[in-house]
RNA sequence: AACCGAAAAAGGCAAAAUUACUGAAAGGUAAUGACGCAAAACUAUAGGGGCUAAAGUACUGAAUGAUUCUUUACUAUGCCAGCCAGUUGCCGAU
Numbered sequence: 001a002a003c004c005g006a007a008a009a010a011g012g013c014a015a016a017a018u019u020a021c022u023g024a025a026a027g028g029u030a031a032u033g034a035c036g037c038a039a040a041a042c043u044a045u046a047g048g049g050g051c052u053a054a055a056g057u058a059c060u061g062a063a064u065g066a067u068u069c070u071u072u073a074c075u076a077u078g079c080c081a082g083c084c085a086g087u088u089g090c091c092g093a094u
Stems, first nucleotide, its partner, number of pairs: 004092002012037002017032006035082001041087003047084002049080003056074003061069003
């Protein structure tokens, strides 16, 4: 240095839930909290995978003067990294 991850040391992060705010939603932020995590650090159109569908497009039905409402499907440069992955990093038992 690399691999590896301990009945080690110094520490770190914070699941669910609740409350408040925000968003069309997925979700996010903060407080409390601690399920767990050797990367639960960073990276999301230029890796994979997943979630949502406001707007848009197509479609079903209803009313109608224009048009409006409604059903279903598609669609992300919206979202998730505590799904895999990439990059970087503390310690040093074996």